Notes:
RNAcentral holds the sequence, with entries from ENA. Predicted 3D model of a 72-nucleotide RNA (transfer RNA) from a Rikenellaceae bacterium. It matches the Rfam family "tRNA". Its family is annotated with triplet codon-amino acid adaptor activity in the Gene Ontology.

RNA sequence: GGUCCCAUAGUUCAAGGGAUAGAACGGAAGUUUCCUAAACUUUAAAUCGCAGUUCGAGUCUGCGUGGGACUA
Numbered sequence: 001g002g003u004c005c006c007a008u009a010g011u012u013c014a015a016g017g018g019a020u021a022g023a024a025c026g027g028a029a030g031u032u033u034c035c036u037a038a039a040c041u042u043u044a045a046a047u048c049g050c051a052g053u054u055c056g057a058g059u060c061u062g063c064g065u066g067g068g069a070c071u072a
Base pairs, nucleotide, nucleotide: 001071002070003069004068005067006066007065010025011024012023013022018055027043028042029041030040031039048064049063050062051061052060
């Protein structure tokens, strides 16, 4: 250089073009306990960027950014 893949909460992952973008672990507050842990209740937190298509985009398309695989 060429071809291809990936990017969603702090982390690991879901989400066939349509409902308020969900789960687990983790974080915070509370209940309980002499204290801690556990348990239970509540709560905060995310779509890599810019355009395009569409009534509607996390999802499709283009360009870019970052990461990865193969290849010369």